The part of an RNA shown here (large-subunit ribosomal RNA, half A) has 1588 nucleotides and comes from a Bacteroidales bacterium. It was read from a public genome assembly.

Context: one part of a larger RNA
RNA sequence: AGUUACAAGCAUUAAGUGAAUGCCUUGGUGACAUCUGACGAUGAAGGACGUGAUAAGCUGCGAUAAGCCACGGGGAGCCGCAAAUAGGCGUUAUAUCCGUGGAUUUCCGAAUGGGGAAACCCGGCCUGCGAAGGUCAUCCCUCUCUGAAUCUAUAGGGGAGUGGAAGUGAACCCGCUGAAGUGAAACAUCUCAGUAAGCGGAGGAAAAGAAAGAGAAUCGAUUCCGUAAGUAGUGGCGAGCGAAAGCGGAGGAGCCCAAACCGAAAUGAUUUAUCCUUUCGGGGUUGUAGGACUCAGCUGUGAGACUUUGACGGUUAGGAGAAAUGUUUGAGAGACAUGCCAUAGGAGGUGAGAGCCCUGUAUCCGAAAACCAGAAAAGCUCUAUGAGUAUCCUGAGUAGCACCGGACACGUGAAACCCGGUGUGAAGCUAUGCCGACCACGGCAUAAGGCUAAAUACACGAUGUCAACCGAUAGAGAAUAGUACCGCGAGGGAAAGGUGAAAAGAACCCCUGUUAGGGGAGUGAAAAAGAACCUGAAACUUGAUGCUUACAAGCGGUCGGAGCUCCUUUAUGGAGUGACGGCGUACCUUUUGUAUAAUGAGUCUGGGAGUUUAUGUAUGCAGCGAGCUUAAGGGAUUACGUUCCGGAGGCGAAGCGAAAGCGAGUCUGAAUAGGGCGCCGAGUUGCCUGCAUAAUACCCGAAGCGGAGGUGAUCUACCCUUGACCAGGUUGAAACCGGAGUAACAUCCGGUGGAGGACCGAACCGAUAAACCUUGAGAAGUUUCCGGAUGAGUUGAGGGUAGGAGUGAAAGGCUAAUCAAACCCCGUAAUAGCUGGUUCUCUUCGAAAUAUAUUUAGGUAUAGCGUCUUGUGCUGACACGUGGGGGUAGAGCACUGAAAAGGCUAGGGGACACACCCGUCUACCAACCCUUAUCAAACUCCGAAUACCAUGUGGUGUAGCAAGGCAGUCAGACUGUGGGGGCUAAGCUUCAUAGUCGAGAGGAAAACAGUCCAGACCACCAAUUAAGGCCCCAAAUACAAUGCUAAGUGGAUUCAAGGAUGUGAUUUUACACAGACAAUAGGGAUGUUGGCUUAGAGGCAGCCACCAUUUAAACAGUGCGUAACAGCUGACCUAUCGAGUGAAAUUGCGCCUAAGAUGAUCGGGACUCAAGCAUUGAGCCGAAGUUGUGGGAUCCGUAAGGAUCGGUAGAAGAGCGUUCUAACAGCGGUGAAGUCAAGACGGCGAGUUUUGGUGGAGCGGUUAGAAGUGAGUAUCCAGACAUGAGUAACGAUAAAUGUGGUUAAAAUCCACAUCGCCGUAAGGAUAAGGUUUCCAGGGUAAAGUUCGUCUGCCCUGGGUUAGGCGGGAGCUAAGGCGAGGCCGUAAGGAGUAGUCGAUGCACAGCCGGUUAAUAUUCCGGCCCCGAUUGGAGAGGACGAAGGUGAGAGCCACACAGACCUUAAUGACUUGGCAGCCUGAGGCUACGGCCGAAGGCGUGUGUGGGGAUCAACUUCCGGGAAAAGCCUCCAAGUUAAGCCCGUACCGCAAACCGACACAGGUAUCCGGGAUGAGUAUUCUAAGGCGCGU
Repeated sequence: AGUUACAAGCAUUAAGUGAAUGCCUUGGUGACAUCUGACGAUGAAGGACGUGAUAAGCUGCGAUAAGCCACGGGGAGCCGCAAAUAGGCGUUAUAUCCGUGGAUUUCCGAAUGGGGAAACCCGGCCUGCGAAGGUCAUCCCUCUCUGAAUCUAUAGGGGAGUGGAAGUGAACCCGCUGAAGUGAAACAUCUCAGUAAGCGGAGGAAAAGAAAGAGAAUCGAUUCCGUAAGUAGUGGCGAGCGAAAGCGGAGGAGCCCAAACCGAAAUGAUUUAUCCUUUCGGGGUUGUAGGACUCAGCUGUGAGACUUUGACGGUUAGGAGAAAUGUUUGAGAGACAUGCCAUAGGAGGUGAGAGCCCUGUAUCCGAAAACCAGAAAAGCUCUAUGAGUAUCCUGAGUAGCACCGGACACGUGAAACCCGGUGUGAAGCUAUGCCGACCACGGCAUAAGGCUAAAUACACGAUGUCAACCGAUAGAGAAUAGUACCGCGAGGGAAAGGUGAAAAGAACCCCUGUUAGGGGAGUGAAAAAGAACCUGAAACUUGAUGCUUACAAGCGGUCGGAGCUCCUUUAUGGAGUGACGGCGUACCUUUUGUAUAAUGAGUCUGGGAGUUUAUGUAUGCAGCGAGCUUAAGGGAUUACGUUCCGGAGGCGAAGCGAAAGCGAGUCUGAAUAGGGCGCCGAGUUGCCUGCAUAAUACCCGAAGCGGAGGUGAUCUACCCUUGACCAGGUUGAAACCGGAGUAACAUCCGGUGGAGGACCGAACCGAUAAACCUUGAGAAGUUUCCGGAUGAGUUGAGGGUAGGAGUGAAAGGCUAAUCAAACCCCGUAAUAGCUGGUUCUCUUCGAAAUAUAUUUAGGUAUAGCGUCUUGUGCUGACACGUGGGGGUAGAGCACUGAAAAGGCUAGGGGACACACCCGUCUACCAACCCUUAUCAAACUCCGAAUACCAUGUGGUGUAGCAAGGCAGUCAGACUGUGGGGGCUAAGCUUCAUAGUCGAGAGGAAAACAGUCCAGACCACCAAUUAAGGCCCCAAAUACAAUGCUAAGUGGAUUCAAGGAUGUGAUUUUACACAGACAAUAGGGAUGUUGGCUUAGAGGCAGCCACCAUUUAAACAGUGCGUAACAGCUGACCUAUCGAGUGAAAUUGCGCCUAAGAUGAUCGGGACUCAAGCAUUGAGCCGAAGUUGUGGGAUCCGUAAGGAUCGGUAGAAGAGCGUUCUAACAGCGGUGAAGUCAAGACGGCGAGUUUUGGUGGAGCGGUUAGAAGUGAGUAUCCAGACAUGAGUAACGAUAAAUGUGGUUAAAAUCCACAUCGCCGUAAGGAUAAGGUUUCCAGGGUAAAGUUCGUCUGCCCUGGGUUAGGCGGGAGCUAAGGCGAGGCCGUAAGGAGUAGUCGAUGCACAGCCGGUUAAUAUUCCGGCCCCGAUUGGAGAGGACGAAGGUGAGAGCCACACAGACCUUAAUGACUUGGCAGCCUGAGGCUACGGCCGAAGGCGUGUGUGGGGAUCAACUUCCGGGAAAAGCCUCCAAGUUAAGCCCGUACCGCAAACCGACACAGGUAUCCGGGAUGAGUAUUCUAAGGCGCGU
């Protein structure tokens, strides 16, 4: 450089999957009107079971069973949904069908003869030949019979009744009981609320109701609506609660008793005149009192809510009912053309929009029968007068009062009025109660008895009508379902619509094992409408084509762009792909701040969140205007509505005052003063919108609280009743016996004995340790070890105790996988200052993270800051001038303090001196004072700059100010500066001030919210600059000049103290040609070994001294060294050499100091007279700044033109789209909506239009209106589809292999053979539970963790046989129910007599055979049981442990019995055979023959062992009841075999655990060898190899 692509990307296209969208509607939702408002012992509501020719479901019906009878309607077809076959009925009036009235109406259910686990069991009596029929509950009421203590009587008991009740039902109604969440920003009065819930009761309505009223004018029962009025009030005077009168309306209706008085009857008393009491009749019924009573007068007028008849009318079936043709099309109802009807142009259907096709509609007509309503009539009931005022009557444990409560709007308040509990306790008409404490005056009304329509409330139900209601994730939970399914139960609770006009639903052929699926053919307008069926989107999955991709690092785009391919209208054309280059860290939310490694989303489609009402306030618009406006209700007209009355009431028009009150004023006040508040005129009603308040109030989300509401003890805790179970072995208590022993005991020895919360150890119960498992085999297990295992043991069955309760050998354990208060439903949309989410577009402006207050600090209120409207009109920022006060920075030390040195010198200390006084010294401490040098937030003799205030001028702006509507903000961050805290630490904290971010893009700092530069309306391949840069990456000078650096310093944050002959510059000083420094050579001596000390000390252990001499110089010695000397060396001197040599200071740039974890780095490469550092100069690059050109929007302006346009919270404005409604004009089978795609048009945008494919029937436009009106995020909801992944797994590692068969196909099915596993089971028989899983034939879609021809699967058919087995017809336990009676607001609770209730008591059958499937049930044989009531008695009748005796299956041995064989022995164990039975199938000459497979084909005796039975012994914890049965007594009787279970699984694939799940599940049997043994190992029968 090229090629390839089974892998991948993009694009296009064709399909699949899937079920969105559109259209539709059988079903829902809401409202109005009318009707109706109950059913039930004459058996309801609701169910169970039946019922059809075939029949699973729904519907109907009930043994007369998709129906029977009668009457009426209707009429040609009919036998429901619901097709089909078979079989029927009917056609002109007895079919089906519709209406009315009858008949029948199994069983359960109030359930009612008794019982009961609802739909079942068991009875008594009467009638009847029989089949069969009837009746029998309880309570209340009435009547009646009987009848205790106790004479009468009563209680009690019995009976009768054509008497009543019960139970169910949607809301409404009256009453009884009565919460909490919540609100009060906590909470206790209060609120929620007399609500929810529970209970009782009634009706079509209920309740209330004809004043012992209201409350001030008078009205005249009650109820309901409007208003009064959110007023008066009430209220931790908080939150809140909240009238009444009056007024306007709807409706309108008033009455009856008790008493006084009169009379009758009866009992009793008696004074025999009468009186009392009771019952009945008359009378009488009220407040400006009335009645009785006395006198006078009145009898038909009116009323009725009562009874009977019941006109007209209505309801429940029905009947008549106008008018059209042609072309087009698959089909016409559309279009075109020409007509017709209309008291009918509502509606629905018919092959697309139908007045004239059908059903209907307008209009008219109609009922044998039942029902509704009720005119009118008759009956019945009621019905009024006047005067008198002497007497009598007018509702008593009542009113009132006291205390305590409740209810009244009213919370105890000054608290009336009303009601209740306890106590007390009147008057009686010359009386009583009330008029908001109470009293007076004045008024109103007659309590303590009762009834009473309408207007009002509700809707389970029937009919009709309507909808700016839904249209299958919507609308009811439900387009039928309270189903499937879940839960022990209360209870919870889905999904699922569409072929076509018509089934014309695909004859026939082909592929295939195909009843799978597909291809042809045919039907149809269409099959791309084929039943998984209209349209058919997206995610997701495939195929095909074009381009691209194997050196490449990637929020996948965007800008530029080579090449290749395709198209056409052929040109500066368009489409697809995209080598390579530049730039570039998603979205949402929450934040000071997110690529963040902080939250959320697997993807797609659909659903999904500021709504409605009332009140208030504000803007806008509209009407009227000193006025505006109606509410309830009524009328009219229509059925969508609308309109007219209605002024009750509301707001306004006048204010001030606490009020009386006065009034353009008034209050204060002595005031005529002053001052406060007012006056000098605009409101009101409606609608849209913003906001607030009350309501669920934008949506989703608690843990919880309460319920006198329920459901649960099948799990588990404890208790009660009744049963069951515990292999085997060991030890050897008491007691007793014998012996020894003792005065007698005691004590000891041996034996017998068999005790024990004794020992070892299986079953059984548990669970110490470890491992495994831990998306399990299992929501607690497995394996191995382990604890208890005759006991406070384990376990079955039946029962009891429950939610602030139970139970608890106590762990806050357990109460159904739930427990510091179960579960279900309800209050309930509890509340949430908390988290999350909140859906179209464009335009303008645009914050805050502060103050104050706060049980406040992540909340809220007011102010500050934003926005919109209106007004004002130069007031504003800023600049300059002028005038101010100050006490900061700084400075200073005068004050207050701190603080250094020196001087002077009080005072003090010390020393000396001193008999005492007086003194002396002092390098000690030190006041005042002086000198010098200092420090301060709480010092100032001083003192700025800024800032601030005032004022003058300028200043039309970036403005200011005022009022009103609406907000958001109260977590801020960093940087510079000035401070505080801290360590002059922090990316720390807290103030002030300025900036930026927040809410700000662009350029620079490599990358980098807060730094530097700079504020993005849009476009441009133009220009010019800022910060910063100019060698390459990478735009721009390896530019020019002078120095420095050698360290890659530059290039860790300028890393420190400290160190260093690094190097450059400057300065001072010393030595130096009289010869320095360095180097080399020589000298470096003597007294002397200085003295002392010392064993020694000789320059050199130590102490003292450190002289002198010779010298050019030389130390009583600088270091090394010796035991001490010695030795080396230095200082010092000389010589050689020949020019600078040293010591310091200041300073530039460098060096060391200088350590981190995968590999390094200045951004990289690289750079050294730099591409580093310093100084200087010139040019260039560089941003979304500025300029230029073009365009848009807003504002200003007459115009020309000018200005502005980043933006979170937020304010304001203008628009787009969706669904529905109205009007108008339209589109559509020559193709609507939807859907797929594309270019074009045009708008800033939300979006719109057009064209083509599909589709096959509806749809949009304009102007208004109404909203379930816009989704990407809510660990959102529902569905579909992915990813993980062809991955993990396929459930005990007891194990398979071979041959044959069947089949389309065999590891998996069948047969045989071999092998393996269990064998106190992994074998056999039952209980519970399941409920057909059993058996046979057929099938292979799904189920079976693979397969499958097989099955516990699917289809069809079959199968369970009882006097004796179990249960009932017998009994009782715990416990349940419970007549009367007791208690309790109610509901209900406990409980007597009784009655139920097994796990117990009682109770009569065994063997053999038989079926595919049953057998103690059928068959064969041989047996057995079976009848009343009452009373009394006995009995029934019972513990644990221990040993003893008898003793069945079973095992061993022996014997006998035809034969053969299995090595032998042995023997019936296996096989065969003699024999008997049955006989698939095959063949046949139809006479029969062959014949698989199958079944049958032995007993006796002895011993061992021991289910079971029996008695006995010991012990203390002292161990059901009743009936049957037996005996006695009394009475009575001569007659019977009923009902249910029975299949099958049953340590399990059929039960409980979501499963064909390593778990759990009561009882019995359980062979042989080994062994003590049910241990262990092996094995028989039998069963399995565990469904990859």